[in-house]
RNA sequence: CGCGAGGUGGAGAAGUGGUAUCUCGUUGGGCUCAUAACCCAAAGGUCGCAGGUUCGAGUCCUGCUCUCGCUA
Numbered sequence: 001c002g003c004g005a006g007g008u009g010g011a012g013a014a015g016u017g018g019u020a021u022c023u024c025g026u027u028g029g030g031c032u033c034a035u036a037a038c039c040c041a042a043a044g045g046u047c048g049c050a051g052g053u054u055c056g057a058g059u060c061c062u063g064c065u066c067u068c069g070c071u072a
Base pairs, nucleotide, nucleotide: 002070003069004068005067006066007065010024011023012022013021018055026042027041028040029039030038048064049063050062051061052060
């Protein structure tokens, strides 16, 4: 240089163009003599960046950037 895979709340991971979800964690409450476990609730995301297509984009297209792998 070329090719491929990937970037989504604090962590990990889903998401077939139509309200962005799940598990863990965090915070508050319940339960308990108390802690853990368990139960309920809440906060936390402008989906790597910038454009394009579309009534509508995490999803499709283009460029850039970062990580991993392959090849020379």
Transfer RNA from a Flavobacteriaceae bacterium, 72 nucleotides, folded computationally. Its Rfam family is "tRNA". By type it is a transfer RNA.